[in-house]
Context: one part of a larger RNA
Molecule: small-subunit ribosomal RNA, 3' major domain
Organism: uncultured bacterium
Formats: sequence, structure tokens, C1' cells
RNA sequence: UGACGGGGACCCGCACAAGCGGUGGAGCAUGUGGUUUAAUUCGAAGCAACGCGAAGAACCUUACCAAAUCUUGACAUCUAUCUGACAGUACUGAUAAACGGUAUUCUCUUCGGAGCAGGUAAGACAGGUGGUGCAUGGUUGUCGUCAGCUCGUGUCGUGAGAUGUUGGGUUAAGUCCCGCAACGAGCGCAACCCUUGUUCUUAGUAGCCAGCAGGUAAAGCUGGGCACUCUAGGAAGACUGCCGGAGACAAUCCGGAGGAAGGUGGGGAUGACGUCAAAUCAUCAUGCCCCUUAUGAUUUGGGCUACACACGUGCUACAAUGGCGUAAACAAAGGGAGGCAGAGUCGUGAGGCCGAGCAAAUCCCAAAAAUAACGUCUCAGUUCGGAUUGUAGUCUGCAACUCGACUACAUGAAGCUGGAAUCGCUAGUAAUCGCGAAUCAGAAUGUCGCGGUGAAUACGUUCCCGGGUCUUGUACA
Repeated sequence: UGACGGGGACCCGCACAAGCGGUGGAGCAUGUGGUUUAAUUCGAAGCAACGCGAAGAACCUUACCAAAUCUUGACAUCUAUCUGACAGUACUGAUAAACGGUAUUCUCUUCGGAGCAGGUAAGACAGGUGGUGCAUGGUUGUCGUCAGCUCGUGUCGUGAGAUGUUGGGUUAAGUCCCGCAACGAGCGCAACCCUUGUUCUUAGUAGCCAGCAGGUAAAGCUGGGCACUCUAGGAAGACUGCCGGAGACAAUCCGGAGGAAGGUGGGGAUGACGUCAAAUCAUCAUGCCCCUUAUGAUUUGGGCUACACACGUGCUACAAUGGCGUAAACAAAGGGAGGCAGAGUCGUGAGGCCGAGCAAAUCCCAAAAAUAACGUCUCAGUUCGGAUUGUAGUCUGCAACUCGACUACAUGAAGCUGGAAUCGCUAGUAAUCGCGAAUCAGAAUGUCGCGGUGAAUACGUUCCCGGGUCUUGUACA
């Protein structure tokens, strides 16, 4: 000087407390461990691994296993030589497929050849999701959006170092004020950026419809208009600016006015010096080591989907603040061409047929659902709950046996609110309700977004956890 203390002082955080809803019990989904297996590919491991890499394993993916094949190779460059093609199409030999055979069809030219493509030969080489993240780059997590981390000059100290950065106040903040052997500066904080909340202005189609006219079963449907809504450019607005009080006449704090908004208005992006030899050689790049008729490459089939069990994360429930039925209402944000698909029609339905419109503020996906109204059920393992199983189907796709999703009918398991323990959340939040997108042929209870309805509680900082500042002790460095 740090680090540590079941030392002290001060401060902060959904850290506790006050509340609301969960997990832990059930069934299922999903990940992991374990076990099994020919293989169940690999990685991730307290917080910070475990719906994680994977924004989507039937084949492919795929890295694993079995079998069958290739050896200058599936891919790249170079040399020699031969051909005029290759691909595609047709026929054909095997076969599980890879793999072959036959036929068909280059361009330019100064005719020397050149280009392009394919075959053959030899090697230089290719190739490796093989090892090492404790050789590395890059990227990322974490403490933590915590308020810290440093430097120059000066001064003090023999020196390691100290000072500044400590002190008195204050702040979300090393934020600001005052003081001070310090005076300044940098990286952080804040602001600048995006979004949302108010107003003005410009513009007015594909959006809108107040007034005027036409028109309909209804309808911005038409003329017309751009007032309004909205869209998207520009501008204004919030700064402790004003008033009162507290304070050291300061910084600042408390209250008030005006205002759409008040003291950082809400949300996002933004992550200092560093810590964990943290994660990743399987995104990529890369040193070294290793394989080179195989640890490379191709193909078929299987596996990654196994199942006495254990754990994590979720979904659905256990019901009447509910279930079911009938007929009504109100969103936002997105996506659409090998696509979204209206209307019509067939089917109980998943869907089928047909194909209007739309590269979309024009058309479509599209029905929002909770909610409200009416009816029914009357406390039951039930008209709760839907697992499991049987049968019959639909769709995608070469192909749904291993191993897809969905539909109809039948079946109707556990479960009556969950031990010890434990998690999230402070406001348009929790809780609850549906909608969309990426990936994607098909395949979400996951992920990322969107809006609808919409609470309770916070006395306070004694205690638990984590962090910051000062100080003190130290068998630690």
C1' cells in the first nucleotide's frame, strides 16, 4: 500500500421489512446429471452451467455409431497430356445408396493458339467440428450502470509511498459548494443519440370525413375537402426558470404557482481501471503438437428422441372471482411473391377445390382474447381437470416405423392449493388476457416483441445478502 475481521462509524440496493403472485406436491413440455447403449456427437458447471450454444435433430443438419465405398481426394492453386464439352435430358448395369455405361449439344481466333469445362498421370499439396481457451487474437459473461480508477507538475517522506481523491455539507453520482500544500488534467458520472408524453407548423395519399352534393340493404362508396384523427419532416417546451421557507450570504433541500410534463418526466442504447489463468481452438482467425489409403471424403440405415431414478426452467390444472353454450364490442405491433390469400363452395373438423386482390397506410394473414349481456351447471373427483390409450382422418415432405404437427369420435389418469426451503415484482409495475415475428417444407408450453384489463404495500434500516466511503486491528501478500 492492499486484502481480510463472527472490529467501529456513515450510506445505498426488491437486501430485509410491508404486500401481491409463484416454485417446491400432480400431469405434461424442455434442459441437465446419472444409468443404458454399436452410438446415445461436442461444449456450458455456485451466484455468472442446466427452455444455455440450438432463431427450431424424420433425411439433410450431424460433428456420433454400423455397414458399403474413395485416395491429389467433396473444396483451392500449379505442371504435363488428351478431349470438346460440363450441366441437363433419355435409356441402361448393379444396388440400400453412393458409384458407373451409352446417346445427345462449347466460344473467340491473326488458324499459331487462347478462353472455359471435363478426363488421365505424377507430385507439390488439399482436408481435419483432431488436442491445447493454462500458448493466443477477436468476442462474451461477471462484480456493476456500482462510483469509482488514474496521471502531470509541485510539496512531504531515507524509502516503499503519501498528498491531490482526506475534512464540513450535499447529490442518483469523485454531483456540486466551502475549506485545505496543493494546482490542474484524463478515463468514467451527467449531457449529446433513439423512443414515449404536450403544442405549433409544413405536407395530404394508399390515411381521415366536420361542412356541401350524390348514393346505398349497408358502407368515405363517389364528387369534393385536408378542419379533425393519423402519417413523417421541422420547431417549441423543463432550466430549480418564478414565489415562500430551511441552509454558511453557498451547494442543495422542503413546500407552492403555472404547466401536457417538475426537479434525471418514463423507457432504451451506452458498461471506467480492473477481477475471476471466468467462457469460447465447435462462429471465425491463429502458434505449437497430432492424423495423411485416414483422426480426411462419400453414401445408406441407425443415433442425438433410450429410462429403476435425481435436479433446474416452464406449461396446464386442482375450479363457482369458475366451466360450458348463445349472440354482441374494443387493440397495438408485425409479416406477405416458390408468398399472404378474400369471397364462393365441399367437409362435423383439421382441411380440400377454385382462385378476386396485393411487392401492400390500398389487398391478405385477421377471429383479438380476457370483458359485458342472457341461459345452464350447484360443490361433486363433478358439465372441474385433461394425461393416457383405441379407431378413423388431414397437412407438410422423396419419405412421418424408429421420430412430426393437427382434427373427429371414444377413453377420462394424477390432481381438492402443495413439507423443509426458495424466487420475482415499487406503477401502467405485479398479476391476468390474447396478438405477432424470427428460425422454418413441416414441427413452440421456448425466445423476442405488441397491445387489453389492471392492483396491494413500503412503519422503517435492528437483523440476512451484496456494494461504496472513512477509520481501526492483523500470525496474510